[in-house]
Context: one part of a larger RNA
RNA sequence: GGAUGAACGCUAGCGGCAGGCCUAACACAUGCAAGUCGAGGGGCAGCAUUUCUAGCUUGCUAGAAGAUGGCGACCGGCGCACGGGUGCGUAACGCGUAUACAAUCUACCUAUUACUGAGGGAUAGCCCGAAGAAAUUUGGAUUAAGACCUCAUAGUAUUAUUAAGCUGCAUGGUUUGAUAAUUAAAGGUUACGGUAAUAGAUGAGUAUGCGUCCUAUUAGCUAGAUGGUAAGGUAACGGCUUACCAUGGCUACGAUAGGUAGGGGUCCUGAGAGGGAGAUCCCCCACACUGGUACUGAGACACGGACCAGACUCCUACGGGAGGCAGCAGUGAGGAAUAUUGGACAAUGGGCGGAAGCCUGAUCCAGCCAUGCCGCGUGUAGGAAGACGGCCCUAUGGGUUGUAAACUACUUUUGUACGGGAAGAAAUAUAUCUACGUGUAGAUAUUUGACGGUACCGUAAGAAUAAGCACCGGCUAACUCCGUGCCAGCAGCCGCGGUAAUACGGAGGGUGCAAGCGUUAUCC
Numbered sequence: 001g002g003a004u005g006a007a008c009g010c011u012a013g014c015g016g017c018a019g020g021c022c023u024a025a026c027a028c029a030u031g032c033a034a035g036u037c038g039a040g041g042g043g044c045a046g047c048a049u050u051u052c053u054a055g056c057u058u059g060c061u062a063g064a065a066g067a068u069g070g071c072g073a074c075c076g077g078c079g080c081a082c083g084g085g086u087g088c089g090u091a092a093c094g095c096g097u098a099u100a101c102a103a104u105c106u107a108c109c110u111a112u113u114a115c116u117g118a119g120g121g122a123u124a125g126c127c128c129g130a131a132g133a134a135a136u137u138u139g140g141a142u143u144a145a146g147a148c149c150u151c152a153u154a155g156u157a158u159u160a161u162u163a164a165g166c167u168g169c170a171u172g173g174u175u176u177g178a179u180a181a182u183u184a185a186a187g188g189u190u191a192c193g194g195u196a197a198u199a200g201a202u203g204a205g206u207a208u209g210c211g212u213c214c215u216a217u218u219a220g221c222u223a224g225a226u227g228g229u230a231a232g233g234u235a236a237c238g239g240c241u242u243a244c245c246a247u248g249g250c251u252a253c254g255a256u257a258g259g260u261a262g263g264g265g266u267c268c269u270g271a272g273a274g275g276g277a278g279a280u281c282c283c284c285c286a287c288a289c290u291g292g293u294a295c296u297g298a299g300a301c302a303c304g305g306a307c308c309a310g311a312c313u314c315c316u317a318c319g320g321g322a323g324g325c326a327g328c329a330g331u332g333a334g335g336a337a338u339a340u341u342g343g344a345c346a347a348u349g350g351g352c353g354g355a356a357g358c359c360u361g362a363u364c365c366a367g368c369c370a371u372g373c374c375g376c377g378u379g380u381a382g383g384a385a386g387a388c389g390g391c392c393c394u395a396u397g398g399g400u401u402g403u404a405a406a407c408u409a410c411u412u413u414u415g416u417a418c419g420g421g422a423a424g425a426a427a428u429a430u431a432u433c434u435a436c437g438u439g440u441a442g443a444u445a446u447u448u449g450a451c452g453g454u455a456c457c458g459u460a461a462g463a464a465u466a467a468g469c470a471c472c473g474g475c476u477a478a479c480u481c482c483g484u485g486c487c488a489g490c491a492g493c494c495g496c497g498g499u500a501a502u503a504c505g506g507a508g509g510g511u512g513c514a515a516g517c518g519u520u521a522u523c524c
Stems, first nucleotide, its partner, number of pairs: 001524004006520005013376006019369002021334001026332003030329003035078003040075002043071002047069003050065007085287003094212008104204002109200008117151004127140005157182011187192001213259003220250003225247008262284004266277004289310005312323004340366001342365003348362001349360004379410004389401005416460005424451001429446007468513005473494003479508005489496002
């Protein structure tokens, strides 16, 4: 000198953009953060409509009907493995980069082909009970499905045996056949499903080369350990696991051990080489009170799922139960220190749905904070009696503050008041038309805005509403007076102060920056 997720002190007008618990992965009140589908099903608790019956108050009361719109709960499907948070752990194939899978899987999506036949028994809900303080549990009867199961059929499916051809980079791979066995499906009615197979796309898994902190005052480490055979297991190869056999494997080119740490893109600095760091944003990884485990599923060993154990908190009728903010807000604690218990789904994206739509603390916005960067303003021009006052000098006059003020003439950014007022929006949907052909594409019209009466524009009046902080011995821009007297104090280094201190404290003046200025901390 540059920089920062900064903090502290003094001060503070505005706008835009960005950023905002670095510490206790400490504990959490409350609300919200993941649902959706009635075009899968039985249905109808509640709401609205309609119809019928009775009475009459002629539109009310009571009852009935799932008939319609819709719909709480239930069965079922898909989603809940994403998105969001944090950096505990991890020195590792974790990450980065480049490859391989002839050793693999992949829901939804796309393309192509072929199918979607016949039956069966349940079960929730509803109804009737029982137990319990509650959480909730449980008995009886009865019922549906695109839930579950059986049979049939099937293929470029799987398995077993076998034949031939082609081919590779070793294990081998691939194509065409033959025989046998096994295994599917769900409807529904003009549009969506379901099943099988192949390919694509996407995503994931595994392996390998290279790179990846400190300590040798850590020198030896290792028995599933290294390899083989067989079996099991996995989507998949593999000590991944097991039995047996062999005795291997790693290491001064640093094994093992200990410490520290998420990694990268990047960021800061520097001419570069380097050095330091890993906030915000993007990618990957890991974690979800602590530890362990599996289930379901295409995918989890699952943040707002389950089970067990532990610590902690809460309810309790003492028998037993409930819970997990490192999601968004918010609270306490810790700390030098870090914000609202806000709005909207208008846009983008996601889930479900045929669609309308519903959900979405993702996201988009708004609020707070000078935390940073950038921009603007706090007036402009004239104005010497160079006023008063202050300070300094003194030869009693001068200098400085100082065009500064007053005053005169203008202007009105920002602010205030009033009025107007967006873009972001194109869709979806509805209606009409055109092409095509049976629902796609296009065109036209209408409709859709949280931000927000915001941005922006116009009008009105008026200099009106708006400047501070540090420094002035040298480095280093900027000097005098008074007070003090090695005291009080200053100080980044040198150093200053002991009676004339340009260095302390105050004043006048000046210098540098400026809605900021300084100090501290940290990096180069």
Predicted 3D model of a 524-nucleotide part of an RNA (small-subunit ribosomal RNA, 5' domain) from Nonlabens xylanidelens. It matches the Rfam family "Bacterial small subunit ribosomal RNA". Lineage of the source: Bacteria > Pseudomonadati > Bacteroidota > Flavobacteriaceae > Nonlabens. It was read from a public genome assembly.